[in-house]
A computed fold for an 83-nucleotide RNA from uncultured Sneathiella sp., annotated as Glycine riboswitch aptamer.

RNA sequence: CCCCGCGGGAGAGAUGGGCAUAGUCAAACCAUCGCCGAAGGAGCAACCACCCCGGAAACUCUCAGGCAACCGGACCGCAGGGG
Numbered sequence: 001c002c003c004c005g006c007g008g009g010a011g012a013g014a015u016g017g018g019c020a021u022a023g024u025c026a027a028a029c030c031a032u033c034g035c036c037g038a039a040g041g042a043g044c045a046a047c048c049a050c051c052c053c054g055g056a057a058a059c060u061c062u063c064a065g066g067c068a069a070c071c072g073g074a075c076c077g078c079a080g081g082g083g
Base pairs, nucleotide, nucleotide: 001082002081003080005078006077007076008075013033014032015031016030017029034067035066036065040063041061042060043059047055048054
């Protein structure tokens, strides 16, 4: 540095339709107008390195992604494996 397992892990949504003799909940989906940064991606840059080639944020953008829960999730801890 990479892979696998376990645990922790933030932010941000309303309105209308869906849509109500049902259902634990009301999501998915469509339209309109908003919002968020911590997958990924892009940009600036302190700084590091410097013979050449370079590296570089949790800052900025919001393309992608996300805005009930689940999932996902940068990053952190523990354990194992590989180079």